This is a predicted structure of a 355-nucleotide RNA (Bacterial RNase P class A) from a marine sediment metagenome.
RNA sequence: CAGGCGGUCGCUGGUUUAUCCAUGCAACCGGAGGAAAGUCCGAACACCACAGGGCAGGGUGCUCCAUAACGUGGAGUCGUGGCAACGCGAAGGAAAGUGCAACAGAAAGCAUACCGCCUCACGCAUGUGGGGUAAGGGUGAAACGGUGCGGUAAGAGCGCACCAGUUCUCCGGGUGACCGGAGAAGCUUGGCAAACCCCACCCGGUGCAAGACCAAAUAGGGAAGCGUAUGAGGACGGCCCGUCCAAGCUUCCGGGUAGGUCGCAAGAGAUGGCGGGUAACCGUCGUCCUCAGAUGAAUGGCCGCCAUCCGUUACGGGGUAACCUGUCACGGAGACAGAAUUCGGCUUAUGGAUC
Numbered sequence: 001c002a003g004g005c006g007g008u009c010g011c012u013g014g015u016u017u018a019u020c021c022a023u024g025c026a027a028c029c030g031g032a033g034g035a036a037a038g039u040c041c042g043a044a045c046a047c048c049a050c051a052g053g054g055c056a057g058g059g060u061g062c063u064c065c066a067u068a069a070c071g072u073g074g075a076g077u078c079g080u081g082g083c084a085a086c087g088c089g090a091a092g093g094a095a096a097g098u099g100c101a102a103c104a105g106a107a108a109g110c111a112u113a114c115c116g117c118c119u120c121a122c123g124c125a126u127g128u129g130g131g132g133u134a135a136g137g138g139u140g141a142a143a144c145g146g147u148g149c150g151g152u153a154a155g156a157g158c159g160c161a162c163c164a165g166u167u168c169u170c171c172g173g174g175u176g177a178c179c180g181g182a183g184a185a186g187c188u189u190g191g192c193a194a195a196c197c198c199c200a201c202c203c204g205g206u207g208c209a210a211g212a213c214c215a216a217a218u219a220g221g222g223a224a225g226c227g228u229a230u231g232a233g234g235a236c237g238g239c240c241c242g243u244c245c246a247a248g249c250u251u252c253c254g255g256g257u258a259g260g261u262c263g264c265a266a267g268a269g270a271u272g273g274c275g276g277g278u279a280a281c282c283g284u285c286g287u288c289c290u291c292a293g294a295u296g297a298a299u300g301g302c303c304g305c306c307a308u309c310c311g312u313u314a315c316g317g318g319g320u321a322a323c324c325u326g327u328c329a330c331g332g333a334g335a336c337a338g339a340a341u342u343c344g345g346c347u348u349a350u351g352g353a354u355c
Stems, first nucleotide, its partner, number of pairs: 001352001003306007011031006033336001037347002040345005045207004057203005062076005077091001078089004092198002097196002099192002114137002116133007145163006164188002166185008211262004221253006233245004269288008308333005314327005
């Protein structure tokens, strides 16, 4: 990107013509998507709730920008993977507190000591007991900074030098996250917040079956009138008489249901140029609009031609060959999916072609 053109048979919305309306007919015009999907986020809109403030609960979590808004996007910072191009990140706080860590190990968080090292006592001695130590060994995913010198009974940031980290101060760069540099303090503080928790910011609920309007029959409500043996009304095919039944009947009003209309297609719109911005995006000028509007829910079926791709045959071209390639014919393939109030995102599905 989502095959093209034509014919034919339909479906659906609108406009026009003969006539006030409706319907039909006719003509003309419009009629699915990049995801219309999942309904996962964010909004518009509508109704309900709501003085203000707080608690609880939920969400988000580096910075700046974009935006109506966002958990989205852009550009960065830091971390991390990669030789690199580049990819990835649930990326506040572990020095507020609570908690957790299998197995192994002496010890898993503030102290401790299995082997070892040093020392004291006892012993002829292997050794036993007390004390000191954490350099070395051992365990582990992780063991309390590293190297060296000094120091010491043996050792230890115990002291010093350098390196690493942390905190603080200053200078420079950046809007900022942060980066670069200088200095000070032996300060050396382990991991997990996708454990509770703390901090900062945000958050009312329900969804177009929201909601607004018009409004039948039947039943029920209200009002008025007529009537209950001086018989309203009804049945006996239209009228009168007659016969029979007979306590209700008629009109109006209002609510609500079925049904209908709107909401609902001119909008955070589409498109072209110019300008701003690294970009997301924004501004401005022009142009376009019936750029679908159904509701047992339209947007489709069939046929032909062309184009694309695949396979086979035939005939050519190239090549030693494998094979490549051109033309014709025949056969085959064309996905995922489908509006339902509307937008902005995210995610997922997708044959084939292209970059």